Annotation: Predicted 3D model of a 543-nucleotide part of an RNA (large-subunit ribosomal RNA, domain I) from a Bacteroidota bacterium. Lineage of the source: Bacteria > Pseudomonadati > Bacteroidota. Model confidence (mean pLDDT): 83 of 100. It matches the Rfam family "Bacterial large subunit ribosomal RNA".
[in-house]
Context: one part of a larger RNA
Parts: sequence; structure tokens; C1' cells
RNA sequence: GGCGUAUGGAGGAUGCCUAGGCACUUAGAGCCGAAGAAGGACGCAGCGAGCGGCGAAACGCUCCGGGGAGUCGCAAGCAGACAAAGAUCCGGAGAUAUCCGAAUGGGGGAACCCACUUGGGGUAAUACCCAAGUAUCCAUUGAUGAACACAUAGUCAAUGGAAGGGAAACCGCGUGAACUGAAACAUCUAAGUAGCGCGAGGAAAAGAAAGAAAAAUCGAUUCUCCAAGUAGCGGCGAGCGAAAAGGGAAGAGCCCAAACCGAGAGCGAAAGCUCAAGGGGUAAGGACCACGAGAAGCGAGGGAGGAGUCGAGUCGAACAGCACUGGAAAGGCUGGACAAAGAAGGUGAAAUCCCUGUAGACGAAGACAAGACCCCGCAGUGGGAUCCAGAGUACCACAGGACACGAGGAAUCCGGUGGGAAGAAGGGAGGACCACCUCCCAAGGCUAAAUACUCCUAAGUGACCGAUAGCGAAUAGUACCGUGAGGGAAAGGUGAAAAGAACCCCGGGAGGGGAGUGAAAAAGAACCUGAAACCAUAUGCCU
Repeated sequence: GGCGUAUGGAGGAUGCCUAGGCACUUAGAGCCGAAGAAGGACGCAGCGAGCGGCGAAACGCUCCGGGGAGUCGCAAGCAGACAAAGAUCCGGAGAUAUCCGAAUGGGGGAACCCACUUGGGGUAAUACCCAAGUAUCCAUUGAUGAACACAUAGUCAAUGGAAGGGAAACCGCGUGAACUGAAACAUCUAAGUAGCGCGAGGAAAAGAAAGAAAAAUCGAUUCUCCAAGUAGCGGCGAGCGAAAAGGGAAGAGCCCAAACCGAGAGCGAAAGCUCAAGGGGUAAGGACCACGAGAAGCGAGGGAGGAGUCGAGUCGAACAGCACUGGAAAGGCUGGACAAAGAAGGUGAAAUCCCUGUAGACGAAGACAAGACCCCGCAGUGGGAUCCAGAGUACCACAGGACACGAGGAAUCCGGUGGGAAGAAGGGAGGACCACCUCCCAAGGCUAAAUACUCCUAAGUGACCGAUAGCGAAUAGUACCGUGAGGGAAAGGUGAAAAGAACCCCGGGAGGGGAGUGAAAAAGAACCUGAAACCAUAUGCCU
């Protein structure tokens, strides 16, 4: 020195555990904001650095309700307080709520600086202090009012509204890639995807046929299964890819414009013309004329009282013994009980009957949906063919886009440029176009449910993880890195209980040896278990 053995050190794997996560389910909730949000800055405690709470009325104030013995957050300690005259705590309603932030009196390098008006305090007077108001835009109303006579622009005021945030989700609209695939690449694909912008809601969008169809059929929309990888589209390549019918979920239909009547107003000598509140009316067409009824029924609107669900919370069954083991009984043994409760968690180990609970029952303020009642709204028959029935619209041309459909025989839908109808004896559609036939009535609007999503709340579930796993995070967007946008960790476990080691000894201390606690200290805080690499000591063998 090597190999081995033993005992230690160091290290923190493994096992066990869970305070944290992950994925879902069923319900709820689905907005907040100028009455100042989201998010922050700075403060507030006797001693207070952090987190949480709160706001100069600052670990809190008031009232109502619950609850019933302790309390002054995490979080010990010292000091001092509160509480059966009911505290702390929980639910509800209020008060207060600095400064920044849309930030809004003006400014500004966020959390700062500087004002004005009115009222109040204060001073001998300034100063200083307090309260309220003072941004912009839009709408309405009023006042005022130029060039320029009337007027208009402008200005001012009052009232109402907007703004900003978000859940990195869902929805609508606008805009809109490339890598890639085509085994290259240009049409094509990726894909109307990603990204960006605008806007909205708890859902959004769509929606009561100028429909689908081909049967003398159906009857708004949406979602789903199927039709079907079919019909088709396609450098007929790569690929793209329907619809009807049929089965289900849900179910709901309405309102204007116009004709006609017309309060009232303006012009006019008058006839009349124009404007116009309101009525009427909406595809079962209506107006108009005649007759008749204003009921049953329906409704998504409105208001008051009584029952229901939720809701802080309340009640809530039944066990003992042992000379068993053990530190400890819930284990073992013996004998019982309850069960609309044998879910779960805790208790010194493994508890239906010890505790919290569980089944079940009850419950204030308040919230919620639904039903009865009331108000309001909605409907008839016949006639005839006078009137109305959405115009720079439909449609056409050109060049585009959307439709599964790439210009194709290309209908249908959309908007750009140019042209440009008819008037119900009319018009559109049925995949060029024409005829016949059939269906429908565009150029105005509203509309629940079935559908999508989950920042959040409650309860629960898991052939999900168990600390290099599971969220990045057992909490942290922290520490740290970066000028910045941004990037971004590590880090759990004494014990049943601190009983956390009084006292003595060595030492400056750290640390250790006794003593003591404990079942255990080879559980001593660098603390459960404590693998390996690595190190040391002792020793066997070899060299």
C1' cells in the first nucleotide's frame, strides 16, 4: 500500500407519514368599478421584523341574531387587561376606510408637488387646519351668445351616462401568418389555426322561412347520434369533406314600418299642404265594410301576504370488566348495547357504543326558485278586390371573398366599382338557364331552454402523487439572476406529552462527561428510519 473483517464518522438513499398538490363529480356563483375597482404604497399592537387582519374611528367601532366560558391572530414569553351586566368567536346590516391607481382640480419621475371656489375653525393680522366641490366625452334640458340683422357656431350650468379591471377559460366580429405536408415546389395544405384588435354575457351566437323538400310532405333556432369518410371538391396530388331524411335533448313565440284614423303645431284668404303625440296593424296578411264577442285559454311583465329549499347554528342512539400484553389499549379475553347512525377524523397502538361527528330532525336575519291571486298584454266570422305590405334595394356586369364546392355547367350568401327593377295580375327559391309545377314573401327588430367554459364557493370521489414525486411553489412568483422584457430555486418529520436535560465536572467557547426526563436519548433539538460512495481506528492475509 492492496483486499477483507469489526467498530465508528460523514452522508441522506430507502421505508413509513402528510400539512400540499393533481384530475374529476354534483350543486352554487359567473362579475367588480366615479357611492372610486382590481392591484398596491405607507401606516395601525405596551414590548411588533415577517405573514395574516385592519385604516389616523387603524389587531379595530355600532346595531340585530347565534353561542356559552374562556379570551387579547400565526406565536411562545414579560407586563397589563376583557369576560355570566354574556367577552373572544360565528352569521347579517351599517360606520370609518390615509396615499397611489381609470385617477377625474392642475402637475408629476405611481404612492409626491401645487392650487382655486364655498362654508367652518384659528390669528391682532398673515400663516395654518377641516369639510364639500372643481377632469374629459356623450345624451337631454336650460341660460348666454360672435363674425353678421334674425340666427348659427361658441360659452356656461343642471341632470343622467361612459371610462378602468378581469379567468392566460368560454362567445361574436374585424384583421390574419409561417414552419409544416405535398417525401422538391408555385395552386393547394397547415388554417381562417396561432397572433393582434374591438365588443358582450353568464352564457354568447343563431332564431320564427323570400326555408327544407319532391310526399298533393314538413314547419324557428341550437346541441347530439346516425346518414358518412358517403355525395362531392382536389397540381382529381397531398389532402379537404357536406346536406336532407331518420333517432334523441330542449321547446315559444312575438314586436315594428306602411295602408287607415288623428290630438296638436306651422304655412295659406280659402281649398288645402306639411310636420306630428297617440290609435290601428304584422303573413291565421292587414287596412276598409258588415256582423259579433270582449269569455275560456296563453304569456318571457308587475305588486302584496302565506307555505318550500338554502342558510350562523341546534338536537342527535349505544360499554363495561380483567390478577392479559404494554410506557400508553382503541389490541387480547369475558360479558353486553345501539343502528334511519358500521362515512370519516381524533384520542399514548387497531374504538359503531370516549371526543368531534354520521343517519335523521329543527333553524334567525337574509337569499333563492316555483305555485295560487291581482294588474297588464294577446285572440272572431263573413265580404269584396279600393289601399298597404321595408329601393339606390333585388338583380346584372367586372374583379374578389364565404359556402365541403380550388371559375367550374356554379346555383346560394357577402361586401367593392359601375349600371339598376317590379309593386301581389307582383316578387324570390327548387345547384347554369327556360317552361310547367311546387314552396316561400327579401331589402326592419326582439326572443328563454336544450349548448360552451371555470378565476371562484360548498360537499365529495380517485386501480392519482407522496417531498428529485405532486402545481414553479407542503406555499414563493419569495431568495437570487438580469439595465429591461424576463428567468426563477432550494427548503417537510424530536417525543404520546417539552417532560427540550435542574445540578456537578472539563473547556474562553463550541462541544463533551455525569446526573435527571422518557418506553426509547444508538429519539437531544445538526433530533424517525439512517443504504451507498467517502474517511478513520483496530485487526487477519498478501506485498